[in-house]
RNA sequence: AGAUUGAACGCUGGCGGCAUGCCUAACACAUGCAAGUCGAACGGAAACGAUGGGAGCUUGCUCCCAGGCGUCGAGUGGCGGACGGGUGAGUAAUACUUAGGAAUCUGCCCAUUAGUGGGGGACAACUCGGGGAAACUCGAGCUAAUACCGCAUACGCCCCACGGGGGAAAGCGGGGGAUCUUCGGACCUCGCGCUAAUGGAUGAGCCUAAGUCGGAUUAGCUUGUUGGUGAGGUAAAGGCUCACCAAGGCGACGAUCCGUAGCUGGUCUGAGAGGACGAUCAGCCACACUGGGACUGAGACACGGCCCAGACUCCUACGGGAGGCAGCAGUGGGGAAUAUUGGACAAUGGGCGCAAGCCUGAUCCAGCAAUGCCGCGUGUGUGAAGAAGGCCUGCGGGUUGUAAAGCACUUUCAGUAGAGAAGAAAAGCUUAGGGAUAAUACCCCUGAGUCUUGACGUAACCUACAGAAGAAGCUCCGGCUAACUCCGUGCCAGCAGCCGCGGUAAUACGUAGGUGGCGAGCGUUAUCCGGAAUUACUGGGCGUAAAGCGCGCGCAGGCGGUUAGACAAGUUCGGCGUGAAAGCUCCCGGCUUAACUGGGAGAGGUCGUUGAAAACUGUUUAGCUUGAGGCGAUGAGAGGGGUACGGAAUUCCAGGUGUAGUGGUGGAAUGCGUAGAUAUCUGGAGGAACACCGGUGGGCGAAAGCGGUACCCUGGCAUUGGCCUGACGCUCAUGUGCGAAAGCGUGGGGAGCGAACGGGAUUAGAUACCCCGGUAGUCCACGCUGUAAACGAUGAAUACUAGGUGUGGGUGGCGUCAAACCCACUCGUGCCGAAGCAAACGCGAUAAGUAUUCCGCCUGGGGAGUACGGCCGCAAGGCUAAAACUCAAAGGAAUUGACGGGGGCCCGCACAAGCAGCGGAGCGUGUGGUUUAAUUCGAUGCAACGCGAAGAACCUUACCUGGGUUUGACAUGUACGUAGUAGUGAAGGGAAACUGGAACGACUCCUCGGAGAGCGUACACAGGUGCUGCAUGGCUGUCGUCAGCUCGUGUCGUGAGAUGUUGGGUUAAGUCCCGCAACGAGCGCAACCCUCGUCGUUAGUUACAAGUGUCUAGCGAGACUGCCGGUGUCAAGCCGGAGGAAGGUGGGGAUGACGUCAAGUCAGCAUGGCCUUUAUGUCCAGGGCUACACACACGCUACAAUGGCCGGUACAAUGGGCAGCGAAGGGGCGACCUGGAGCGAAUCUCAUCAAAGCCGGUCGUAGUUCGGAUUGUAGGCUGCAACUCGCCUGCAUGAAGCCGGAGUUGCUAGUAAACGCAGGUCAGCCAUACUGCGUUGAAUACGUUCCCGGGCCUUGUACACACCGCCCGUCACGUCAUGGGAGUUGGAAACACCUGAAGUCGGUGACCUAACCGCAAGGGAGGAGCUGCCUAGGGUGGGGCCGAUAACUGGGACG
Repeated sequence: AGAUUGAACGCUGGCGGCAUGCCUAACACAUGCAAGUCGAACGGAAACGAUGGGAGCUUGCUCCCAGGCGUCGAGUGGCGGACGGGUGAGUAAUACUUAGGAAUCUGCCCAUUAGUGGGGGACAACUCGGGGAAACUCGAGCUAAUACCGCAUACGCCCCACGGGGGAAAGCGGGGGAUCUUCGGACCUCGCGCUAAUGGAUGAGCCUAAGUCGGAUUAGCUUGUUGGUGAGGUAAAGGCUCACCAAGGCGACGAUCCGUAGCUGGUCUGAGAGGACGAUCAGCCACACUGGGACUGAGACACGGCCCAGACUCCUACGGGAGGCAGCAGUGGGGAAUAUUGGACAAUGGGCGCAAGCCUGAUCCAGCAAUGCCGCGUGUGUGAAGAAGGCCUGCGGGUUGUAAAGCACUUUCAGUAGAGAAGAAAAGCUUAGGGAUAAUACCCCUGAGUCUUGACGUAACCUACAGAAGAAGCUCCGGCUAACUCCGUGCCAGCAGCCGCGGUAAUACGUAGGUGGCGAGCGUUAUCCGGAAUUACUGGGCGUAAAGCGCGCGCAGGCGGUUAGACAAGUUCGGCGUGAAAGCUCCCGGCUUAACUGGGAGAGGUCGUUGAAAACUGUUUAGCUUGAGGCGAUGAGAGGGGUACGGAAUUCCAGGUGUAGUGGUGGAAUGCGUAGAUAUCUGGAGGAACACCGGUGGGCGAAAGCGGUACCCUGGCAUUGGCCUGACGCUCAUGUGCGAAAGCGUGGGGAGCGAACGGGAUUAGAUACCCCGGUAGUCCACGCUGUAAACGAUGAAUACUAGGUGUGGGUGGCGUCAAACCCACUCGUGCCGAAGCAAACGCGAUAAGUAUUCCGCCUGGGGAGUACGGCCGCAAGGCUAAAACUCAAAGGAAUUGACGGGGGCCCGCACAAGCAGCGGAGCGUGUGGUUUAAUUCGAUGCAACGCGAAGAACCUUACCUGGGUUUGACAUGUACGUAGUAGUGAAGGGAAACUGGAACGACUCCUCGGAGAGCGUACACAGGUGCUGCAUGGCUGUCGUCAGCUCGUGUCGUGAGAUGUUGGGUUAAGUCCCGCAACGAGCGCAACCCUCGUCGUUAGUUACAAGUGUCUAGCGAGACUGCCGGUGUCAAGCCGGAGGAAGGUGGGGAUGACGUCAAGUCAGCAUGGCCUUUAUGUCCAGGGCUACACACACGCUACAAUGGCCGGUACAAUGGGCAGCGAAGGGGCGACCUGGAGCGAAUCUCAUCAAAGCCGGUCGUAGUUCGGAUUGUAGGCUGCAACUCGCCUGCAUGAAGCCGGAGUUGCUAGUAAACGCAGGUCAGCCAUACUGCGUUGAAUACGUUCCCGGGCCUUGUACACACCGCCCGUCACGUCAUGGGAGUUGGAAACACCUGAAGUCGGUGACCUAACCGCAAGGGAGGAGCUGCCUAGGGUGGGGCCGAUAACUGGGACG
């Protein structure tokens, strides 16, 4: 990612159907309505109407009379207000669900039985009078009943001592033939009622079992409590209540307490098991302003009843009263949020009534809301010039897009008009049949006919009409995840579900175009389930990721060997009952379809009951021996406790010998010692620990742990033999015991060692490591503590599953005199390993394998093993054990790298051994810094710094100052113009650029129109050494000429990867050989290429007088570990030798693997993007790049005698040359000048050249005859021009410097060192640079410990922008949550005491009373009042619990 919702919010919004709509304040409520009805129970008549009569009169109105009529206010009476409707506060069980039960009641209803006789006395209404503002109320009087009360009767009913005793009722209405009549009726009958009783149905009450949220940081609760007896009470069992008796009852299978919560059918999700929820609909419960109480009644402790208390609101005349929307609407409030003060009783249902009917905010409808589900529409076809516009572009085009327009059609829905089912069946009336009856009345049932009843509703459905007409949005487009580009922005603004985007090229931000998705909706937020096997019953784990208690014993609990029988609790199967309806699933129907809805079936359970079965589990009976245990014998052992003893060593004490040190360390010092140490000898004291044996990992113990010897006491184990018991077993929450070291208490002891502490060193510091001392402690006894990386990081028990090889104990066999060896078995303890397991590492009969049983433990990291609470402890502390908050990780194993003050092997002028230097001086050059108008820019450890620059006086030149210029210094295109045009360009101005314009003055082609070139103007554009080397190409540096870097196939591994490439040798080399799950291959190495060295051969411009030779230029030969010996694995190779010019890559060069450093370069060139366009372009003059307190780098010259100077004298090679090299000759001290032969060069020339060298002379250790800086002066040369700022020469001057601190560079042979020569660039030159060339020509390498760099293997890793890594803690600042806290404050519950309304019950009842009795006195019976118990509420008190808050304080998290 999905699904869901009583939703809300944002943007948008056409229609219809069906649903749904205060989740929050059980907060407070204005107003209206929501429960009445019956005149066929009653007395009656306030209102209305009809009728009749009367009066007044404006002849259609008013008034009066008549309960005679229709009816009916108020009242008596009956039934109903216990239903229906609302809400979910309370309630964790007096509730609900499922299944049962017995000790009950039940109005109206049904069935059955028996009755319904005869009397009496009142009270409302009403009338009169009184009180009050009102609500209301008091007194007197009259009256009816289906109101009330006796009497009679009693089949059945109730009580009983079984003799007996007790107890009912009411009438009303319709009809009617005889008979009677006081004309009312009686009487008969029917209907409705009434009474008693039985049964049913329905409803209700009670009881039982099981199930029903979280917390143990709530472990004990309970006194009417548990039971009994008796009594009371109830409709009914019962401590329900009371008296007495007993001391019980509940609880780890979670009582009590706290928190939360209405329960269920079901709803959502899920494959299921589950999880979450309990709106609408349905069942049950509870509640009705808060708390208490009863009355009435069949039913209530009563939503629209009563009483009391309380809070609140309202009225009031202040005395007193009234009220209860959690009914329907509606209001305020709260809130993110939830509707109309609508219509109708037409239907369904309810109450009353005989009925008509009345009432019904139940209900049916309508209204509002896209709140949800479902359906429909917003057009259809055609249409390429692929229009315009938009966007992109590689400028060609692409895309939007058949999309639009256009053309041709259609008309659902909405609109207008017409037409128009069903929801309606009854009741009433007429009539036929049947029932009842004496009856053809009346009444009831069935049928036929007739008549009437619709809120919705201007409805559904149908028809007609007009016209594409009225009807599309939302969100996304980096990955997950379907869908991409441009612009803007520039770690800003912003996005974000997770990962993460944004720092100038953003598919991720904001627009736009385009695309994707869904669509009258779309997105966001919230909720729950899923994915999540991420609490694992289905279905997880615990060696190292979180997780095995430190180890035993062991109650409860769980599990349990084998045989047979019994039982049938579990288990399995069948029958019956139940699991309401709705919902769900399937089938069939009804609305055009669907949502929705009707019918039928199914499913749904730890359910109940009954029957059967008996394998397994269980219970029980009787056995068995293999598990377990016991007995005998044997054996090994640091197993435990106690006592005694022993020697070595350290230290101390005493004495002797003896003299200056000793001790200690990396090196020292503190310390000890001339007051005699250390050393050494003798003697003594004391404490602790037990060398050798003694272990490649032995033995014992449960673990912790246990090591001198002997004795005493004692636990366990192994082996073996038969015998005995007969499942006695395994595990183990709570509990209980043991439990290293350190630590604590009391008392001892104290040799050595030794926290703390002191001193000495080390060091930047050194609260350490090292040294000298040293207290607790270490030791003993007794007690406490109860923890460790208490580890095999691996709980215990049992069984099974290849082997091999050690070791300790034992038994048997073979063998022996006895042994040893060997073989087999067994218990313990190690290593390797098969299968298997495992993420891998690894484990592997001592399992981490395969299984079973039981216990313990885990659920992201941090916060934290912390806080609070509790328990334990003397304390230290231990055990138990959270949350807020915060992070997106933390972690395991393995891989590849990198790194290591890890290891092994190896190499390199890397070190060492040497030679010459640098670092000190002066100067040259470069750089930094500073300065400046500018000192242009770049290069910055190695790998910038004599580098770009192989040559800055102008130019170069990019910089600065100043002056010009704007299609431009340069290119292309288009348009227009252009003959005195292009071009050359005098005088004048100017620093020049430039200006100026005299004068001269053209070209090519041609179809004769013109075209081209040039020039001018305009527009496109040019231009930029401006920025970005972190956008790039190319090139280059570096590791490094280091020996490495990879691939294919195969194999191994879940994989990253490994193998090959490692290993043994060897090499300069991944060079080669051998081995090997590898076999091959590529880029590198080597070789092929160039050059030097030898020879042969060919040729001969030049050279030489000539030939050979030298030489020059080609071609070829030669060297391969080929040969010999040794060595090595019969290898590769190495060592030695021969031959050879050269010998093991012969020397040198070119050649630079995969890659690293975002290495260097946008200023060599190219180039994306950005910036600039009368300037950041371009032209010019002058200046600057050459500055100068200073620092560094690279060099040159020196400091001298291995030298300087003078004279003589010898030997090269590479190269260059026509705007050039320049000879001879001449001039000048010289630079140089003159000269011009020769030469485009093996011919001429630079260039007689060399220089160091050699020979001779001089100088004599000195700032010099060293050294040459600096300066003066006179010249030369180049060049338009040597002031800033060139080189050279002569003369003069003659500085520093006497061999260089720390440190540092190069070089292994024709090398270093020394010496000169040439070239490029170039007019000249700051060249001492660079690139080449030859001449002379050494020293040293033991070796690889160390420094630096590198290669291979291996190891550790918490590193991977890779050690210049990572990372810990304090402190400082900010934010947040939290613990403690003197206290303050609030809440709920309990307890004790005081007070105590209403009310039931009890007592009393002197007062009161119609019915009954009465001998008329009274009695019986009842009541007011008073009072007792209980009790809501209130008050007081001391405790406990939970929250809020608090100066200050503790740690924590993040930045």